Source information
Predicted 3D model of a 1451-nucleotide RNA (small-subunit ribosomal RNA) from a metagenome. Its Rfam family is "Bacterial small subunit ribosomal RNA". RNAcentral holds the sequence, with entries from SILVA.

């Protein structure tokens, strides 16, 4: 004093858990002492073996023993005490307790004090003897004997009754004082005090001081008893209860008042300030906790009550209704000769049982108390002392140094010092012991543990196991192979003789809120209103002094708490002194402010009157209007309705459709308005009656007459119920069409109740403003309605406008307030008064009772069980079969051309196969991995081989690895096997470690790269703004390809991105000029008669062109639009014009995107095989499906001849010219070129002739047949090339779909790339060269604004409901089976109190009355069991649907 958990992220509300304390139980652990009010309370106030817990005593009588001395023992009458103490809390909700008073209604042994007394006479009876009876327990008869035992007289004194004064005490006589009648006591012993007497003497007997003892009274002191104010549990799903019940009169009865009992009268009496009933509970001082307030609890000590195996009952006695007394009855137990008997540990030990749960069947009367006793004593499981217990509390230790090794932590070895405890011993302790205390010996010796280590929460980014398994968790949560969370090791953290868990209870909780909460949306204002009872209540006087206040004064036991001081070595603990607590009651004096009460005014609250107005205010009666529908009568003719689009439906008996009368019902357009009226439901043509209510102005009367209002009355929308009418539209159910995957729905055609009216029940709605009534204060702006006042204008009219004022009714907003959203004089601000309600979700507005109701169902209203969240307002973002604005040829529209059909390539999937290795799978896989695989590649298949750095051990000169003839084995090999044979030092045979791995994990990763993105976003920093997540900037208005740029704005800069830069390309210009160029000039050659053509050289660089510089384009100019801005259209020059066009360059991110098979790289594996080699096969399979391509299907075309024009590249492992041979692929020989010099290299579409004539062809060319060629060891499986021959399918392709807007589409070749060989691939290049569009948001997405959301794994999302499955708890249930309570009734043990009677200390019989227990009949509450029913809860991955969240696709 706060912390963790709802969330993407935030703020609340909320409720769960964690941190303290304390008590019981318990797990692992464990030296030692003190001290303590600790120890069968919690379950079984169950049931108990054995011991012992209450006895004492010269008052008497007997017996027994003894020197028959002194004096001991027993047993019996007496006398006191067994009412104490000691144990336990079942019962009790009450005078039981607490506190305070009261007794004028009371008792009170023993002790204390006063005063007075103790005269006299009597009769028994127990022990004992002697005889029975009975197993026992016990008990009969006879004889005998005392007393302090018993009786009966007398006195004093009391008591009772009745009389009488009123002079005493008090608050108040009924008291006490006086007089009179009646009943009514008394006991001894001791004396070695002492004196007399008998007696030799022992000894007797008499009287007796003191001191015990006893009697009568008064009184005190103690103890009790009764009453009585307050006080202190829960429930109303317990609302009425009582019949001796309330009072009264007499009587009885008690110690004593009373219906405590009884007769008789009378009808009270208690309750909502909760009676009665039902549940629970011993109450208090106190104890825990808590800042207190208060909650919890009442074990232990104190005090008080009750109880004694469950009930009754009395006796004794002062004192019990008494449990270590007695009777009785019920269980239970024991003995028994069966006939009777005995017994109750909730004393102290102990045992069973019960339970999670609690000791010894010890000692002792020395102390301190209690009993008896003169006294000594005696007795005490009260109490002391000791054992046991991790019960509490206090203390102290379990070693301190140094030096070495060391991971500098700890630990270990080595030295040295202490010695409390522990162990021996001696002496004090003690009733006796024991512990403890003092001394003394010896040795660091005899002495650390528990929980915990993902957050919270101190302390591991530590190893190993394990792999949603096994486990942990107080809450979040952890574990699916790199677990800081299981299990373990190790290291650390906290506490320490204790440390942890469970379990209960306080704080933490302002989460029940007096202190101290709340209620528009989070749970929570009753639907409204009008009242009782309670609660609050204007303003003024006086009077009291109830509440308040203040002073003194009693009482609140003690401990317990707190403070000084003091005693145990401290401390606990204990003593003592003070204070405090007990929050409180009582009693006396004072104060009057505020409240109360009594009396009297006021008049601001409230009510009346009086006046003129507004109003869908409410009954009731009358009138009136459109419309539908039905009719009927005329017109008039084929469809009419309906819907997305249809059909059911109606029409040929004539509809829809129009004309006109008619019936009937319901209803009242426009006016109409965040207008008005009511308390709320509600109130809407027009008139009349009838009525209620506010406002307004008067201020003329009343004089607080008020405010809210628990029960209670009364009103209430629709639905729905009764009974009777009505019936036109609509119109649940229903029927029919449609729609659908269905469609018990949404559409449609028809239709019943019911909507309407009477008369009556329902009592409910998102009955809302989700916002109770009611006052008082608290800035403003603007609108409206009623009524008053006022200025002006004036058509003078019930105008108009404008201004105050009061009173409703909007809307914006200061201050406040609010979690925020918002509220804000109509408060959700402030203070006030009452009333209602709430306290995590769920189950549940259920169950059960109750009550109302014809019914439906309403009101009241729970538990079990289950669950970490549900909620609320706001924030980001995603989404929406929302909404706005922009924009994309990966959208569309207007075209071009494709694909989907066909025959081949080629990848994929599927299948097969030993193996068909593997990756990428919507866009963003799929002629992709540049991946065109004969071997190699090569991961796969099938066979074989080879190979371990390094260290340790077998093993080895009686030879390790090696090699190598011959032969087997095999595809093949000294690979391996057999025989040998050369070589000479190591060692793959074990264990460990290595190299290697295209072995796994791209979900452990770097890099790389694809896409979102041909997008235009995405962010900082200041300052603002909000509790805050965040928001503004980044937004609006223009504008653009662009967050492009302007213009306003709580913003103002500023980065990343766009753009700008870079390359290429289109024009000019300058410079350079070999290998490129060749116009001019000049030359050579060769041909030609010549012109002149053709090659070649040289000057030259003009022109191309190479390859550096630079110039050009900037909306720069004009018009027009726009805001004079950004821009923007047109136009001009211009080679190009508004980014000139083509590329490069790809922002913060997302996608757990791809790729461990490029390379690198963490872990896991293999490790003589997943390594490496060798042959051979696979990747090339083939019923099929997809995707990309390449040829086509011809005439804009094929075929033939013959002509012409290129650019980009490449080249020594090489392009290769010429040249010769082939029909040709190709040879064969080879200049030249390391390249603007040489090669490659003929471009082809195209141009000109010619042919074909519409066919499966002179199209197409797949398949297949033969013969060559060329790479390469190798060409079957499985290459490419040529040459002849053969010639398949295919005549423009459904459904759908793709690209593309200009030098592109679209057609046409050519280069290149790929280690030999192998283009329909891909990257380049250039030829030719169209068409539509200059738009849009319609379909697919993109951006941005807004909006809703129950969605953040983010719509491929959330999610409901019924079925099926498993469990749980609870309800309801025909019964049954108990307890326990009440009524009534029977029986009735026993007891009291009487009466009669008899064989008379007694005993019979009857009466009246309590009465256990016990039946029986009937009602109430509870409980168990209970076939079945119907819901509800939980439960990874079951079926059907798709009901909500978006406009969730019918809000």
């Nucleotide at each position: 004093u706060c912390g963790a958990g709802u969330c993407g992220a935030u703020c609340c509300u909320g409720c769960c858990c964690g941190a303290g304390g304390u008590u019981a139980c318990u797990g692992c652990u464990a030296u030692u002492g003190g001290g303590g009010u600790u120890u069968g309370a919690u379950u079984a106030a169950g049931a108990c073996a054995u011991g012992c817990a209450c006895g004492u005593u010269c008052a008497g009588g007997c017996a027994g023993c003894g020197g028959c001395a002194a004096g001991c023992u027993g047993c019996c009458u007496g006398g006191c005490a067994g009412c104490c103490a000691g144990c336990u809390c079942a019962g009790u909700a009450a005078c039981a307790c607490g506190u305070g008073g009261a007794c004028a209604a009371u008792c009170u042994a023993c002790c204390u004090u006063a005063u007075g007394g103790a005269g006299g006479a009597g009769g028994a009876u127990a022990a004992c003897c002697u005889c029975g009876g009975g197993a026992a327990a016990c008990u009969g008869a006879g004889g005998g004997u005392a007393a302090u035992a018993c009786u009966c007289c007398a006195u004093a004194g009391g008591c009772g009754a009745g009389g009488a004064g009123c002079a005493c005490u008090g608050g108040a006589a009924u008291g006490a004082c006086c007089c009179u009648c009646g009943c009514u006591u008394a006991a001894a012993g001791u004396u070695a005090a002492a004196a007399c007497u008998a007696u030799u003497g022992c000894u007797u007997g008499u009287u007796g001081a003191c001191a015990c003892u006893c009697c009568a009274u008064a009184a005190g002191a103690u103890g009790a008893g009764u009453c009585u104010g307050c006080g202190g549990c829960g429930g109303a799903u317990u609302a009425g209860g009582u019949a001796g019940a309330c009072g009264g009169u007499a009587g009885g009865g008690u110690a004593a008042c009373g219906g405590c009992c009884u007769a008789c009268c009378g009808u009270g009496c208690c309750u909502a300030c909760g009676a009665u009933c039902c549940g629970u509970a011993u109450c208090g001082g106190c104890u825990a906790u808590g800042u207190g307030a208060g909650u919890a609890g009442g074990a232990g000590c104190c005090g008080g009550g009750a109880g004694a195996u469950g009930g009754a009952u009395a006796c004794u006695g002062a004192g019990a209704c008494a449990a270590g007394g007695a009777u009785c009855c019920a269980g239970g137990u024991u003995c028994u000769a069966c006939g009777g008997a005995a017994c109750g540990c909730a004393g102290c030990a102990g045992u069973c049982g019960c339970g999670g749960a609690a000791c010894c069947u010890u000692c002792c009367c020395a102390a301190u108390g209690c009993g008896c006793g003169c006294a000594a004593g005696c007795g005490u499981g009260a109490g002391g002392a000791g054992g046991g217990a991790a019960c509490c509390c206090c203390a102290a230790g379990u070693g301190c140094g140094c030096a070495a090794u060391u991971a500098c932590a700890a630990a270990u070895u080595g030295u040295g010092c202490u010695u409390u405890u522990a162990c021996g011993g001696a002496g004090u302790g003690u009733a006796a012991a024991a512990a403890g205390c003092u001394c003394c010996g010896g040795g660091a010796a005899u002495a650390a543990g528990g929980a915990c280590u993902g957050g919270g929460c101190a302390a591991g980014a530590c190893u190993g196991g394990u792999g949603c398994c096994a486990g942990c968790c107080u809450c979040c949560g952890c574990g699916g192979u790199a677990a800081c969370a299981c299990c373990a090791g190790c290291a650390g953290u906290u506490c320490u003789a204790g440390u942890g868990g469970u379990a209960a209870u306080c704080a933490c909780g302002u989460u029940u809120a007096u202190u101290g909460g709340g209620u528009u949306u989070a749970a929570a204002g009753c639907g409204u209103c009008c009242g009782u009872a309670g609660u609050c209540g204007g303003u003024u006087u006086a009077a009291u002094a109830a509440g308040u206040u203040u002073u003194c004064u009693g009482u609140g036991a003690a401990a317990u708490c707190c403070u000084g001081c003091g005693g145990c070595u401290c401390a606990a603990c204990c003593g003592u002194a003070g204070g405090g607590c007990u929050u409180g009651c009582g009693g006396a004096a004072a104060a009057u402010a505020c409240u109360g009460u009594u009396a009297g005014g006021c008049u601001a609250g409230a009510g009346g009157c009086c006046g003129g107005g507004a109003g869908a205010g409410g009954a009731a009666g009358g009138g009136g209007g459109u419309a539908u529908u039905c009719u009927a009568a005329g017109g008039g003719u084929a469809g009419c309705g309906g819907u997305g689009a249809a059909a059911u439906g109606c029409u040929a008996u004539a509809a829809u459709c129009c004309u006109u009368g008619g019936a009937g019902g319901a209803c009242c357009a426009c006016c109409g308005g965040u207008a008005g009226c009511g308390a709320a439901g509600g109130c809407g043509c027009c008139c009349u009656u009838c009525u209620g209510g506010a406002a307004c102005g008067g201020g003329c009367c009343u004089g607080a007459c008020g405010a809210u209002g628990a029960g209670g009355a009364a009103c209430g929308a629709g639905a729905g119920c009764u009974a009777g009418g009505g019936g036109a539209g609509c119109a649940a159910a229903c029927a029919g069409g449609a729609u659908u995957a269905g469609a018990u729905a949404c559409c449609c055609u028809g239709g019943u109740a019911g909507u309407c009216c009477u008369a009556g029940c329902c009592g409910u709605a998102a009955a809302c403003g989700a916002u109770g009534c009611g006052g008082g204060c608290u800035g403003a702006g603007u609108g409206u309605u009623g009524c008053c006042g006022g200025a002006a204008c004036c058509u003078c009219g019930u105008g108009u406008u404008c201004c105050g004022g009061c009173a409703g009714u909007g809307c914006u907003g200061a201050a406040g307030g609010g979690a925020a959203a918002c509220c804000g004089u109509u408060a959700a601000g402030u203070c006030c008064g009452c009333c209602a309600u709430c306290u995590g979700g769920g189950a549940a507005g259920u169950a059960c009772g109750g009550c109302c109701g014809c019914a439906a169902g309403a009101c009241u209203g729970a538990a079990a069980c289950u669950u970490a969240a549900a909620g609320g307002a706001a924030u980001u973002g995603g989404c929406g079969g929302g909404g706005g604005a922009u924009c994309a040829c990966c959208a569309c529209a207007a075209g071009g051309g494709g694909u989907g059909g066909a025959u081949g390539c080629u990848g994929c999937g599927g299948u097969u196969c030993a193996a068909u290795u593997g990756g990428a799978u919507a866009c963003a896989a799929c002629g992709c991995c540049g991946g065109g695989a004969a071997a190699c590649u090569c991961a796969c298949c099938a066979g074989g081989u080879g190979c371990g750095a390094c260290g340790g051990c077998a093993g080895u000169a009686u030879g390790a690895a090696g090699g190598c003839c011959a032969g087997g084995c095999c595809a093949a090999a000294g690979g391996u096997c057999u025989u040998g044979c050369c070589u000479g030092a190591c060692g793959a045979g074990c264990c460990g470690a290595g190299a290697g791995g295209u072995a796994g994990u791209g979900c452990a990763u770097g890099g790389c790269c694809g896409u979102c993105g041909u997008c235009a976003g995405c962010u900082c920093g200041u300052a603002c703004c909000g509790u805050g997540a965040g928001g503004c900037g980044u937004a609006c208005g223009g504008u653009u390809a662009a967050g492009u740029c302007c213009g306003u704005u709580a913003a103002c800069g500023a980065g990343c991105g766009a753009g700008a830069c870079c390359c290429g390309u289109a024009c000019c210009c300058u410079u350079a000029u070999u290998u490129g160029c060749u116009a001019g000039c000049u030359u050579c050659a060769a041909g030609g008669a010549g012109a002149c053509u053709u090659g070649g050289g040289g000057c030259g660089c003009a022109c191309u062109a190479u390859a550096a510089g630079g110039g050009g384009a900037c909306u720069g100019c004009a018009g027009g639009c726009g805001a004079u801005a950004a821009g923007u259209c047109u136009g001009a020059g211009g080679a190009a014009g508004g980014c000139g066009c083509g590329g490069g360059c790809g922002a913060c991110g997302g996608u757990a995107g791809g790729u461990c098979u490029g390379u690198a790289u963490g872990c896991u594996c293999c490790g003589a095989a997943u390594c490496u080699c060798c042959u051979g096969g696979g990747c090339u399979a083939c019923a099929c499906g997809c995707g990309g391509c390449a040829u086509a299907c011809a005439a804009u075309a094929g075929c033939g001849c013959a002509g012409a024009c290129a650019a980009u590249g490449g080249g020594u492992u090489g392009c290769a010219a010429c040249a010769c041979c082939g029909a040709g692929a190709g040879g064969u020989g080879g200049a030249g070129c390391u390249a603007a010099u040489c090669c490659c290299c003929u471009a082809a579409a195209c141009u000109g002739c010619g042919u074909u004539c519409u066919a499966g062809u002179u199209c197409a060319g797949a398949u297949c047949g033969a013969g060559g060629g060329u790479u390469g060891a190798a060409a079957c499986u499985c290459a490419c090339c040529c040459u002849c021959g053969u010639g398949a399918g295919g005549c423009u392709g459904a459904a759908a779909u793709c690209c593309c807007u200009a030098g592109u589409a679209a057609u046409c070749g050519c280069a290149g790339g790929u280690u030999a060989c192998a283009a329909u691939c891909c990257u380049g290049c250039g030829g030719u060269g169209a068409a539509u569009a200059u738009g849009u948001c319609c379909c697919u997405g993109a951006u941005c604004c807004u909006u809703g959301c129950a969605c953040a794994c983010a719509c491929c999302g959330c999610c409901c409901g019924u079925c099926a499955a498993a469990c749980c708890a609870a309800u309801c249930g025909a019964g049954u089976a108990g307890a326990u309570u009440c009524u009534a009734g029977g029986u009735g043990a026993g007891g009291u109190a009487u009466a009669c009677u008899c064989u008379u200390u007694g005993g019979g019989u009857g009466u009246a009355u309590c009465g256990a227990a016990u039946c029986u009949a009937g009602g109430g509450u509870c409980u168990g069991c209970g076939a079945g029913a119907g819901g509800g809860g939980u439960u990874a991955a079951g079926u059907c649907g798709u009901a909500a969240c978006a406009a969730g696709g019918u809000a």